[in-house]
Context: one part of a larger RNA
Molecule: small-subunit ribosomal RNA, central domain
Organism: uncultured bacterium
RNA sequence: CUGGGUGUAAAGCCUGAGUAGGCGGUUUUUUAAGCCAUGUGUGAAAUUUUGAGGCUCAACCUCAUUUAGCACAAGGAACUGGAGAACUAGAGUAUGGGAGAGGUAAGUGGAAUUCCUAGUGUAGCGGUAAAAUGCGUAGAUAUUAGGAGGAACACCAGUGGCGAAGGCGACUUACUGGACCAAAACUGACGCUGAGUCACGAAAGCGUGGGGAGCAAACAGGAUUAGAUACCCUUGGUAGUCCACGCUGUAAACGAUGAGUACUAGGUGUUGGGAUGAAAAUCUCGGUGCCGUAGCUAACGCAUUAAGUACUCCACCUGGGAAGUACGGUCGCAAGACUGAAACUC
Numbered sequence: 001c002u003g004g005g006u007g008u009a010a011a012g013c014c015u016g017a018g019u020a021g022g023c024g025g026u027u028u029u030u031u032a033a034g035c036c037a038u039g040u041g042u043g044a045a046a047u048u049u050u051g052a053g054g055c056u057c058a059a060c061c062u063c064a065u066u067u068a069g070c071a072c073a074a075g076g077a078a079c080u081g082g083a084g085a086a087c088u089a090g091a092g093u094a095u096g097g098g099a100g101a102g103g104u105a106a107g108u109g110g111a112a113u114u115c116c117u118a119g120u121g122u123a124g125c126g127g128u129a130a131a132a133u134g135c136g137u138a139g140a141u142a143u144u145a146g147g148a149g150g151a152a153c154a155c156c157a158g159u160g161g162c163g164a165a166g167g168c169g170a171c172u173u174a175c176u177g178g179a180c181c182a183a184a185a186c187u188g189a190c191g192c193u194g195a196g197u198c199a200c201g202a203a204a205g206c207g208u209g210g211g212g213a214g215c216a217a218a219c220a221g222g223a224u225u226a227g228a229u230a231c232c233c234u235u236g237g238u239a240g241u242c243c244a245c246g247c248u249g250u251a252a253a254c255g256a257u258g259a260g261u262a263c264u265a266g267g268u269g270u271u272g273g274g275a276u277g278a279a280a281a282u283c284u285c286g287g288u289g290c291c292g293u294a295g296c297u298a299a300c301g302c303a304u305u306a307a308g309u310a311c312u313c314c315a316c317c318u319g320g321g322a323a324g325u326a327c328g329g330u331c332g333c334a335a336g337a338c339u340g341a342a343a344c345u346c
Base pairs, nucleotide, nucleotide: 003318004317005316006315007300008299012314015199016198017197021193022192023191025087026086027085028084029083030082031081033080034079035076036075038073039072040071041070042069050064051063052062053061054060090190091187092186093185095182096181097180102176103175104174105173106172107171108170109153114148115147116146117145118144119143120142124135125134161168162167205247206246207245208244209243210242214241215240219236220234221233222232258313259312260311261310262309263308266291267290268289269288270287271286272285273284274283275282276281295302296301319346320345321344328339329338330337331336
């Protein structure tokens, strides 16, 4: 390489949009590129294959036979491809509905923490396993009233919902994306996947400018300890966390499970629609859970939301370490990211 694989053993890109390419529904006409069969030519010799023969065998030698491929000629038409025509089951559009923390922006609200001012009030408060640092007679903690400011939105809340993923949770308004259901009006294969490419992408981090209540890396202090550059506490406390704009582009970015289509027992919850029904309930489409048959699996387990049975397309793996390192390249302000070896060793 052929192959065999990718939930947990090595291996599914973090996620999407989409170019080239690959693959592609039903009927019919045509074509004959692929495909099939026939013939002709070529396919040098040696070698090779097969069958004989000759050296005692063998190697070796001799004879015969064989071919794929290519070209041409006249054919075939099931399948694939090309061209034409038509269809509606895939896909999409329009119509009517209800659901939703989907997104962006602006505004508003209440609880709580902290701080400030004033009142009441007096000796403690706080913290821990126990303490201490710390705060407090310059009146703290507690409590009442008023004010400031920032951040987050208790209950509702749910293996509930929405989103491609990251993720999204107070309320109102504006703008806006998607999915689902019903019926079947319209288009008529317009589809699937997707190398490159482009876009999105938690937290931390970076740049500029704001903001800064609480929390809190670093740092300081008190304890613990043999030590304690920790775990605990405190007073703190800077960056950060928040906002705007720009960058970074990574995560156990996980369902450790790529996307799409079709098929293959059921049972039981829940969520969004619809049909029948007086209701109970039954049926049906879309999601989200649990259990479980066949089947699969090394086992665990998966099991109509497959890890089953098949097909299409992409990505990736090929013993452990060295190593996601070195070197080179591309990107980045940097941190670093992406691509990514070998010697050697077991």